[in-house]
RNA sequence: CUCUUAUCAGGAGCAACUGAGGGAUCGGCCCGAUGACGUUGCAGCAACCCCCGUAAUUGGGAAGGUGCUAAAUCCGACAGCGAAAGCUGGCAGAUAAGAG
Numbered sequence: 001c002u003c004u005u006a007u008c009a010g011g012a013g014c015a016a017c018u019g020a021g022g023g024a025u026c027g028g029c030c031c032g033a034u035g036a037c038g039u040u041g042c043a044g045c046a047a048c049c050c051c052c053g054u055a056a057u058u059g060g061g062a063a064g065g066u067g068c069u070a071a072a073u074c075c076g077a078c079a080g081c082g083a084a085a086g087c088u089g090g091c092a093g094a095u096a097a098g099a100g
Stems, first nucleotide, its partner, number of pairs: 001100008013042005021031003025077004043069003048065002050061004073092001078089004
C1' cells in the first nucleotide's frame, strides 16, 4: 500500500511546551492568540485483540497490544423513495483483527 470481516447517534481532560492555523477531500457550518492543531506527561473512556466463564452471536474482567477523550464519521456530497420533513442504501474516511 491492497484485500477480507466487524464497528462508527454512546463514553471519556487537565497540565507543560509550542505558536497559527485546525476539523481527511470539496461545499457548508464550526473550533482557534481567553492559545486551537500538534508534541510530551499524567488521568480517563471503551472493550477490537486479550483473560475467565457460557449452549450461545451470551455474561464478566482490564494487567498487556492498539484506539479514542468538541460537535452523529460535525452535516452534506452518489443513488432510490417522498409534496415536504425525512428515510434507506452506497461511495469515501477512521479504528481493530487477519491475509497478501

A computed fold for a 100-nucleotide RNA from an Anaerolineae bacterium, annotated as SAM riboswitch aptamer (S box leader).